[in-house]
This is a predicted structure of a 74-nucleotide RNA (Glycine riboswitch aptamer) from uncultured Candidatus Pelagibacter sp. Its Rfam family is "Glycine riboswitch aptamer". From the family's description: This family represents the bacterial glycine riboswitch. Of the family's consensus pairs, 89% are formed in the model. NCBI's taxonomy places the organism under Bacteria, Pseudomonadati, Candidatus Pelagibacterales, Candidatus Pelagibacteraceae, Candidatus Pelagibacter. Model confidence (mean pLDDT): 77 of 100.
RNA sequence: UACGGGAGAGACUACAAGCUAUCGUAGCGCCGAAGGAGCAACCACCCAGGAAUCUCUCAGGCAAAAGGACCGUA
Repeated sequence: UACGGGAGAGACUACAAGCUAUCGUAGCGCCGAAGGAGCAACCACCCAGGAAUCUCUCAGGCAAAAGGACCGUA
């Protein structure tokens, strides 16, 4: 890189449009497994370095689609 598997949380409310499928905006409520940020031990005079599935939610996500840490195969 390719293929396969892959969770969580309102397809909530209001307004507008509408081909009544759906989409946009705003508001509140939520999720952590894209990304991002923060820290332990350790080291150590100090500075600094210092992991994550932990923590935070800026971003992202909360029907489907897409994405998706991680796992398997090549």